[in-house]
Context: one part of a larger RNA
RNA sequence: GAUGAACGCUGGCGGCGUGCCUAAUACAUGCAAGUCAAACGGACGGUCGCAAGGCCGUAAGUGGCGAACGGGUGAGUAACGCGUUGGUGACCUGCCCUUUAGUGGGGGAUACCAGGCCGAAAGGCCUGCUAAUACCGCAUGAGAUCGAGGGAGAUUAGAAGCUCUCGAGGAAAGCCGUACGCUUCGUAAGAAGCGAUGGCGCUGAAGGAGGGGCCUGCGUCCCAUCAGCUAGUUGGUAAGGUAACGGCUUACCAAGGCGAUGACGGGUAGGGGACCUGAGAGGGUGGCCCCCCACAAUGGAACUGAAACACGGUCCAUACACCUACGGGUGGCAGCAGUAGGGGAUAUUGGUUAAUGGGCGAAAGCCUGAACCAGCAACGCCGCGUGUGCGAUGAAGGCCUUCGGGUUGUAAAGCACUUUUUGCCGGGAAGAGGAAGGACGGUACCGGUAAAAUAAGCCUCGGCUAACUACGUGCCAGCAGCCGCGGUAAAACGUAGGAGGCGAGCGUUAUCC
Numbered sequence: 001g002a003u004g005a006a007c008g009c010u011g012g013c014g015g016c017g018u019g020c021c022u023a024a025u026a027c028a029u030g031c032a033a034g035u036c037a038a039a040c041g042g043a044c045g046g047u048c049g050c051a052a053g054g055c056c057g058u059a060a061g062u063g064g065c066g067a068a069c070g071g072g073u074g075a076g077u078a079a080c081g082c083g084u085u086g087g088u089g090a091c092c093u094g095c096c097c098u099u100u101a102g103u104g105g106g107g108g109a110u111a112c113c114a115g116g117c118c119g120a121a122a123g124g125c126c127u128g129c130u131a132a133u134a135c136c137g138c139a140u141g142a143g144a145u146c147g148a149g150g151g152a153g154a155u156u157a158g159a160a161g162c163u164c165u166c167g168a169g170g171a172a173a174g175c176c177g178u179a180c181g182c183u184u185c186g187u188a189a190g191a192a193g194c195g196a197u198g199g200c201g202c203u204g205a206a207g208g209a210g211g212g213g214c215c216u217g218c219g220u221c222c223c224a225u226c227a228g229c230u231a232g233u234u235g236g237u238a239a240g241g242u243a244a245c246g247g248c249u250u251a252c253c254a255a256g257g258c259g260a261u262g263a264c265g266g267g268u269a270g271g272g273g274a275c276c277u278g279a280g281a282g283g284g285u286g287g288c289c290c291c292c293c294a295c296a297a298u299g300g301a302a303c304u305g306a307a308a309c310a311c312g313g314u315c316c317a318u319a320c321a322c323c324u325a326c327g328g329g330u331g332g333c334a335g336c337a338g339u340a341g342g343g344g345a346u347a348u349u350g351g352u353u354a355a356u357g358g359g360c361g362a363a364a365g366c367c368u369g370a371a372c373c374a375g376c377a378a379c380g381c382c383g384c385g386u387g388u389g390c391g392a393u394g395a396a397g398g399c400c401u402u403c404g405g406g407u408u409g410u411a412a413a414g415c416a417c418u419u420u421u422u423g424c425c426g427g428g429a430a431g432a433g434g435a436a437g438g439a440c441g442g443u444a445c446c447g448g449u450a451a452a453a454u455a456a457g458c459c460u461c462g463g464c465u466a467a468c469u470a471c472g473u474g475c476c477a478g479c480a481g482c483c484g485c486g487g488u489a490a491a492a493c494g495u496a497g498g499a500g501g502c503g504a505g506c507g508u509u510a511u512c513c
Stems, first nucleotide, its partner, number of pairs: 001512003005509005012384006018377002020342001025340003029337003034065003039062002043058006072295003081220004086215003091212003096208008104138001106136002113128006145168007174200005180195006221267003228258003233255008270292004274285004297318005320331004348374001350373003356370001357368004387417004397408004422450006431440001457502005462483003468497005478485002
């Protein structure tokens, strides 16, 4: 000098930040991921209509998209994990953008629902009905894919690239609006259907953007009181597997591969941008913020999907906890609050979707403990205040004294002034790019008014080190960072007066330079 600090004494205000470093311990309760009726059928409620039917709403179900983002934590990991340099002629990519071609015609189910049944519950079974942008065939299909054959010249470490011919297999889904047209019902008003057109979708192909996978040179802590390690081990052939290369996996063959330039083993640890210190070199650290990685009670596994081996998904095992009718079930805060425990120690079971961003939706909008705000804490940094001027009989009191006086000290009182701050009253935002719409917030800020009024402590005074006397104590009580003080005149202990330092803080402790 620094800190995510803690402790002691003290404490007026504001702005901006920061706040479980310990038990990756266990968790009551609430919330943290939904949305779409312009994909679909029905149910219920409301409303209009004589009716046909229309319109609005609610919550389950089928279906789509999202739930792999955002948010948390640092247990594991000494590793291509991270950082940086390259490679991918070994790869993938939903939504978005550009270009291009298409969107024809059929089928069978099923949830919801109804009826019945089992179970304490969680939940499940049987029968029957029905729709779709759900599911499954068929048609078409340039290009792309695969197979066979041919050709050109080049690049490269190495064609799997380019080009020609033949063959094979292979796609889709509809919805909405309209002042248009047609058809049907109806006396009409009106309603329904079909078409056209527009919009949103769907399918194939090529490219882009952004994102990701894999490989690679170099860098990346301590111990040699760890010296030898290795059998899928090292390489090859073949096959499988993957989006993709590869012992990634398997069979066979060979006997290799690594190591004092530290293998193997043990310990410790998430890495980086950065942060602290230092003139620098270096040393130390990795909290907040940003990037990457890993994890989600513990261990294992796959499913779905463009992407997961998936925090608020599934299955199995284990431990723990809860419910139970004892047969069986349920759960996972290292999300935001909050509780217990641990600890020297770390906050509210708050408000709003107004802004920013995200998901869904044609939109209106809905959801969002992301986010923005407010609350608590001198935890940190910065700023402000606790008055200003005059005022000597140098008042009183205190302390010291050589008893003359000295000091506290212009300090107080007193006189004059000001109102930052504070209280009260009134006005009152920007943040919201067309009218309205602001959680924060009647906040910031502005005007008026009242009265010096509401506001100072902490540590030290032997030397280092700025600051001295008196009394008490008597190697006692005590102090102390080091040297050292204290045994009767203690500037070192305790108290008082005075002084020095810093100041809403001051000291102590811990840690780093």
Molecule: small-subunit ribosomal RNA, 5' domain
Organism: uncultured soil bacterium